This is a predicted structure of a 93-nucleotide RNA (c-di-GMP-I riboswitch aptamer) from Paenibacillus whitsoniae. It was read from a public genome assembly, where an Rfam model found it. The model forms 100% of the base pairs in the Rfam consensus. Model confidence (mean pLDDT): 85 of 100. Its Rfam family is "c-di-GMP-I riboswitch aptamer". From the family's description: GEMM was predicted in a large-scale screen for bacterial structured RNA regulatory elements.

[in-house]
RNA sequence: AAUUUCCAAGGGCAAAUCCGACGAAAGUCGGGGACGCAAAGUCAUGGGUCUAAGUCUCCCGGAUCGGGGAGAUAUGGCUGCCAGACCGCCGAA
Numbered sequence: 001a002a003u004u005u006c007c008a009a010g011g012g013c014a015a016a017u018c019c020g021a022c023g024a025a026a027g028u029c030g031g032g033g034a035c036g037c038a039a040a041g042u043c044a045u046g047g048g049u050c051u052a053a054g055u056c057u058c059c060c061g062g063a064u065c066g067g068g069g070a071g072a073u074a075u076g077g078c079u080g081c082c083a084g085a086c087c088g089c090c091g092a093a
Base pairs, nucleotide, nucleotide: 012037013036017032018031019030020029021028022027035080041086042085043084045083046082047081048078049077050076054073055072056071057070058069059068060067061065
């Protein structure tokens, strides 16, 4: 220095959920709160997945609508879904 993570040490993050704000929604941010995490640090790059404002198609109606419903669709999300890339604490074998 690299791979790697036993006992420990210093610590770190923060699920569900509650409150507030933003958003059409999925969700995000802040505060409380800890289910858990050795990368539960960062990046939407690949896969997967969530939502459907807008758009397209169809249907309904008391109809020409700024009405209701269904389906498809991401340019919108999820890194605590998996993989990949980058960075990182301690330190035996």